[in-house]
């Protein structure tokens, strides 16, 4: 050095151009004599810059991380 594929909440995932979803976690609050289950809110993210677009998490480049292949 060539080509690929990934990257969204503390952690696993969803989301193929029009309001960011869920599960676990954490909070608080109900239930209980305590805790645990359980039920009710609620905090909380699109790796970075740039382009196109009325309108990007989604399309385009280019970077940064990780991976897999070929040399």
């Nucleotide at each position: 050095g060539g080509g690929c594929c990934u990257a969204u909440a503390g952690c696993u995932u969803a989301g193929u151009g029009g309001u960011a979803a869920a599960g676990c976690u954490c909070u608080a609050g109900g239930u209980u004599g305590u805790g645990g289950u359980c039920c009710u809110a609620g905090c909380g993210a699109c790796g970075a810059g740039g382009g196109u677009u009325c309108a990007a998490u989604u399309c385009c480049c280019u970077c940064u991380a990780g991976g897999c292949c070929c040399c």

This is a predicted structure of a 71-nucleotide RNA (transfer RNA) from a Candidatus Spechtbacterales bacterium. It matches the Rfam family "tRNA". Rfam's curators write: Transfer RNA (tRNA) molecules are approximately 80 nucleotides in length. The family's RNA type in Rfam is transfer RNA. Its family is annotated with triplet codon-amino acid adaptor activity in the Gene Ontology. The RNAcentral record of the sequence draws on ENA.